[in-house]
Molecule: transfer RNA
Organism: Planctomycetota bacterium
């Protein structure tokens, strides 16, 4: 200095190609069951997707710039 992937609930990940307004698994919260934990079942809370801006009739999903973390080269010795 050039490329490449990667960032999405509290965690760990899917959706991104084919743009239509986010899910799954662990965890949380509450109730039932159980003497009680433990477990099981049921509801439910939680992210507007790294950040700015653009493009559309909408953007996690496309384009620019940018942060950050891995990885390769080149540079340099």
């Nucleotide at each position: 200095c050039g490329g490449g992937c990667c960032g999405u609930g509290g965690c760990u990940c899917a959706g991104c190609u084919u743009g239509g307004u986010a899910g799954a698994g662990c965890g949380c919260u509450u109730g039932a069951c159980u003497g009680g934990g433990g477990g099981u079942c049921a509801a439910g809370a939680g992210a507007u997707c790294g950040g700015u801006g653009g493009u559309u009739c909408g953007a996690a999903u496309c384009c620019a710039c940018u942060c950050g973390g891995c990885c390769c080269g080149a540079c340099c010795a």